[in-house]
Context: one part of a larger RNA
RNA sequence: UUGGGCGUAAAGAGCUCGUAGGCGGUAUCGAAAGUCAGCUGUGAAAUCACCAGGCUUAACCUGGUAGGGUCAGCUGAAACUUCGAUACUUGAGGGUAGAAGAGGAAAGCGGAAUUCCCGGUGUAGCGGUGAAAUGCGUAAAUAUCGGGAGGAACACCAGUGGCGAAGGCGGCUUUCUGGUCUAACCCUGACGCUGAGGAGCGAAAGCUAGGGGAGCAAACGGGAUUAGAUACCCCGGUAGUCCUAGCUGUAAACGAUGGAUACUAGGUGUAGGAGGUAUCGACCCCUUCUGUGCCGCAGUUAACGCAUUAAGUAUCCCGCCUGGGGAGUACGGUCGCAAGGCCGAAACUC
Numbered sequence: 001u002u003g004g005g006c007g008u009a010a011a012g013a014g015c016u017c018g019u020a021g022g023c024g025g026u027a028u029c030g031a032a033a034g035u036c037a038g039c040u041g042u043g044a045a046a047u048c049a050c051c052a053g054g055c056u057u058a059a060c061c062u063g064g065u066a067g068g069g070u071c072a073g074c075u076g077a078a079a080c081u082u083c084g085a086u087a088c089u090u091g092a093g094g095g096u097a098g099a100a101g102a103g104g105a106a107a108g109c110g111g112a113a114u115u116c117c118c119g120g121u122g123u124a125g126c127g128g129u130g131a132a133a134u135g136c137g138u139a140a141a142u143a144u145c146g147g148g149a150g151g152a153a154c155a156c157c158a159g160u161g162g163c164g165a166a167g168g169c170g171g172c173u174u175u176c177u178g179g180u181c182u183a184a185c186c187c188u189g190a191c192g193c194u195g196a197g198g199a200g201c202g203a204a205a206g207c208u209a210g211g212g213g214a215g216c217a218a219a220c221g222g223g224a225u226u227a228g229a230u231a232c233c234c235c236g237g238u239a240g241u242c243c244u245a246g247c248u249g250u251a252a253a254c255g256a257u258g259g260a261u262a263c264u265a266g267g268u269g270u271a272g273g274a275g276g277u278a279u280c281g282a283c284c285c286c287u288u289c290u291g292u293g294c295c296g297c298a299g300u301u302a303a304c305g306c307a308u309u310a311a312g313u314a315u316c317c318c319g320c321c322u323g324g325g326g327a328g329u330a331c332g333g334u335c336g337c338a339a340g341g342c343c344g345a346a347a348c349u350c
Stems, first nucleotide, its partner, number of pairs: 003322004007304002012318001014201004021194003025088007033081002035077007042069001049065006091191001092188004096183004103177007110154001115149007125136002162169002206247006215241002220236004258317006266295011299306002323350003332343004
């Protein structure tokens, strides 16, 4: 390479947009590049295969036949692919009317709590633990009442609830803004799917500069525990955590499950719509679309399990795997301020 695979054995890129490319709905007409058929030419000889013959046989030699092609030309066929033209509406998109939402960005506001400061009351303890001690406290702490400052996070509602491509998003209000769903029609008329490169987004930690700093808290100091204790427990505590601008680009970035489309028993919750039955009305009940869970048949799987949200049945496109270690290392390239990221071996060894 072929093949076989990728939930858990090696293997789905963290996610999206999108270039090239690959693939692509229904109908009619035309062309005839692919495709198919026929004919002609060519595919040297030797070799190979088969059949004869010649050396005593064989090897060897001679003759004949067959075969051998992404080949060329000509003449045709037109189902499929392709190309051109025309038309269509079911894929896709748009319009109209509604709907829900922690989707995103900015600004403003709110209450509870912690800490600190000021004042009042009040007096000897407080705090902490398995038990203690370090620590705080007569310079009046802890407790309690009133006032103030400041930062961060938003109890209850809250829900295998919602939204988002993923990361993620939760107090309230306003402004700007993205996406989704439903209904009945109207419009465009294949405008689609995927996507090598590429571009953008991307938790936490970390980095640069400037702010901010209540609580928490790597490092660090102290007290315990212990044989030791560079830990677990306790008292402190700096980066950081927060904001602005930029960088980093990684995670068990997980559903460990790439995207799209179609098909294939059901049952039962839940979220957002629409329609119907019924009704005074709201519920209830039935149908249907979209999402999100559980259970379960066929099927599938090594098993576990999955099972209309597939890991079932198929098609299209991309990514990735090919024994363990060495190793996500070395070298080189490239990106980064650095930390490091990305691409990524071999010797050797079992």

Record summary: A computed fold for a 350-nucleotide part of an RNA from an uncultured organism, annotated as small-subunit ribosomal RNA, central domain. The RNAcentral record of the full RNA draws on ENA and SILVA. The coordinates come from a structure-prediction model, not an experiment, and the mean pLDDT is 88.